A computed fold for a 524-nucleotide part of an RNA from an uncultured bacterium, annotated as small-subunit ribosomal RNA, 5' domain. The prediction has a mean pLDDT of 88. The RNAcentral record of the full RNA draws on ENA and SILVA.
Context: one part of a larger RNA
RNA sequence: AUGAACGCUAGCGGGAGGCCUAAUACAUGCAAGUCGAACGGCAGCGGUGGACUUCGGUCCUGCCGGCGAGUGGCGCACGGGUGAGUAACGCGUACGCAACCUACCCUUGACCGGGGCAUAGCCCUGGGAAACCGGGAAUAAUUCCGUAUAUGUCCCUUUGGUCGCAUGGCUGAGGGGAUAAAGUUUUCGAGCGGUCGAGGAUGGGCGUGCGUCUGAUUAGGUAGUUGGUAGGGUAAAGGCCUACCAAGCCUACGAUCAGUAGGGGGCGUGAGAGCGUGGCCCCCCACACGGGUACUGAGACACGGACCCGACUCCUACGGGAGGCAGCAGUAAGGAAUAUUGGACAAUGGCGGAAACGCUGAUCCAGCCAUCCCGCGUGCAGGACGAAGGCCCUCUGGGUUGUAAACUGCUUUUACCAGGGAAGAAACGUGUGGACUUGUCUGCACCUGACGGUACCUGGGGAAUAAGCACCGGCUAACUCCGUGCCAGCAGCCGCGGUAAUACGGAGGGUGCAAGCGUUAUCC
Numbered sequence: 001a002u003g004a005a006c007g008c009u010a011g012c013g014g015g016a017g018g019c020c021u022a023a024u025a026c027a028u029g030c031a032a033g034u035c036g037a038a039c040g041g042c043a044g045c046g047g048u049g050g051a052c053u054u055c056g057g058u059c060c061u062g063c064c065g066g067c068g069a070g071u072g073g074c075g076c077a078c079g080g081g082u083g084a085g086u087a088a089c090g091c092g093u094a095c096g097c098a099a100c101c102u103a104c105c106c107u108u109g110a111c112c113g114g115g116g117c118a119u120a121g122c123c124c125u126g127g128g129a130a131a132c133c134g135g136g137a138a139u140a141a142u143u144c145c146g147u148a149u150a151u152g153u154c155c156c157u158u159u160g161g162u163c164g165c166a167u168g169g170c171u172g173a174g175g176g177g178a179u180a181a182a183g184u185u186u187u188c189g190a191g192c193g194g195u196c197g198a199g200g201a202u203g204g205g206c207g208u209g210c211g212u213c214u215g216a217u218u219a220g221g222u223a224g225u226u227g228g229u230a231g232g233g234u235a236a237a238g239g240c241c242u243a244c245c246a247a248g249c250c251u252a253c254g255a256u257c258a259g260u261a262g263g264g265g266g267c268g269u270g271a272g273a274g275c276g277u278g279g280c281c282c283c284c285c286a287c288a289c290g291g292g293u294a295c296u297g298a299g300a301c302a303c304g305g306a307c308c309c310g311a312c313u314c315c316u317a318c319g320g321g322a323g324g325c326a327g328c329a330g331u332a333a334g335g336a337a338u339a340u341u342g343g344a345c346a347a348u349g350g351c352g353g354a355a356a357c358g359c360u361g362a363u364c365c366a367g368c369c370a371u372c373c374c375g376c377g378u379g380c381a382g383g384a385c386g387a388a389g390g391c392c393c394u395c396u397g398g399g400u401u402g403u404a405a406a407c408u409g410c411u412u413u414u415a416c417c418a419g420g421g422a423a424g425a426a427a428c429g430u431g432u433g434g435a436c437u438u439g440u441c442u443g444c445a446c447c448u449g450a451c452g453g454u455a456c457c458u459g460g461g462g463a464a465u466a467a468g469c470a471c472c473g474g475c476u477a478a479c480u481c482c483g484u485g486c487c488a489g490c491a492g493c494c495g496c497g498g499u500a501a502u503a504c505g506g507a508g509g510g511u512g513c514a515a516g517c518g519u520u521a522u523c524c
Stems, first nucleotide, its partner, number of pairs: 001522002004520005011376006017369002019334001024332003028329003033074003038071002041067002045065003049060004081287003090212008100204002105200008113147001115145002123136005152179012183192003213259003220250003225247008262284004266277004289310005312323004340366001342365003348362001349360004379410004389401005416460005424451001429446008468513005473494003479508005489496002
C1' cells in the first nucleotide's frame, strides 16, 4: 500500500469502491427501437354523423384523433459486459499508403423527365399439437426494373504542360463508350427529402522501423514454405488465393518448441535508479454456450441477426420444435469473499422523427456493506494534603487508580422531535412582442425535478444518544501481584515455561492507536 478476508468492537456525515474463484449453469422481468409528414390500409381505443334497439348495446361510415399486424426507411456495427484466447504489427511509439474506403454531418456544382413488372398486408383456402409452412385471387409506395437526359464521374484512345521516389503523380484539350433519381407535407412563400459529382470533417483499412515476460534440462525450423511470372480476389498493396518456374527463407543478436500473459495511459513503493502491478476511470485489442460459414449493409463475419456441426437445457399430441445474462437486477454452484429481482428519463448523452414525442438497466439517483479515504462527535470548566471499591507495600500506616467519581456551574456539535426549504432548469413547446432574408434569430411570461420534503436553515428539551482493540522480555513505547510448574501454553526473530515467570493464564496498573483495532495474504 490493497477491489481484500478473518476475529473483537461500532455513533454520525461526505466522497469513492464492491465475484480477484466457475469465459460454470441459468427461473423471471427489463436492457433497441422509431417514423402515419414514405405506403396500402383499419384489428383494438376515443370522437363525429346516421339507422336499429330487448336500453346492455348492435350495425353502417377511415370522416377525425390515432393505430394492431404488414410493406418501406433509418437505427440495430453505437452504447453496455467480460479477459477466455493472443508473446502477435496485439499494444506502445514514430513514420508511410504513387495501394484504400467512409452512412449520417459541413461547404459547393448540376439534376429529379417519362414509363413498366411485381409483392406483403387484406380476402378465399389447405396442412400442423405447436413452431410455423403452403395454394389461389387482387393491390400500394421514398420497394423493384427498363428508358430519356449527363454539368460531372469512370473506362478506352490521341495530344500538351508540370512534378517525382521505380511502377508513376497532378493538370488541360479532342474523339468514342458507360453510368442517375422519389417523392412527401404545406398557411402555396417554402420545408423535409432523392440522384450524380468536387472538397472537408469524422471514423476506419493496410504497411514499416524501434520497444514489449520466462525457459537452451527446447537447436535446428519451414512446403504456400522464400522469391518470380501470369491470373483471380479485395475498398486496397500482398502467397491473400490458384497455375507454372526457381530453391529459397528464418536461426546462438536465440529461430522453432514449451510455459505464462490481453497491451498502454497509469497505479503502489522508493531519495532516486529500480522493483511490483494493470481493479475503478480513459485509449486500443479480443471474445459473446464450443467450433465454423457467409448474408445484409457505408460499416459486421455481427452479445440480445442468420445457417451448419457439437455439448447442454426445455416443450411435444413423438411427427417435430425452442434456447444462449462475459447487458441490469436476480438464482444455484464454486469460494475466505463481493450488493437491490429499487426509482426516473428531471439532467447529460444516444437512436428514430419536420416536430410534439417515443425508446434508452447508457446515464442520473436511491438501497446494502466501517471495503477504503476524509471530516465530526462521544462533552467543557470548577471540584479533596484526595470518598468508597479495586490493586500494591516495608501494613494502627502508606502508595496508586485519581480531578478520575460524587457534587456545582456551563454548552448542545451530533442524535431525536418540530417548522421552513433549495440549486441542479433552460431549452423544446405554448402565449405575446421585436428584427430581418417569412422561417430563422431574439426579448418577456408560462410549462417541466427521479433524487426529495433530501441537502441546508431555524427552533426545542436534555450530558442527554455514542469506546473499543492490540500490546507491555529485547528488537519496541509500556510492570507489578496471583495462578501454573518443560504442564497448560506463548512465539515475527532471538527465545520463554522444570516452584518467587515483567515472555504462559488472570488481575491491577501502564503504553499505542482509535470508530476502529489486531491477525492473515500479497507488493515495494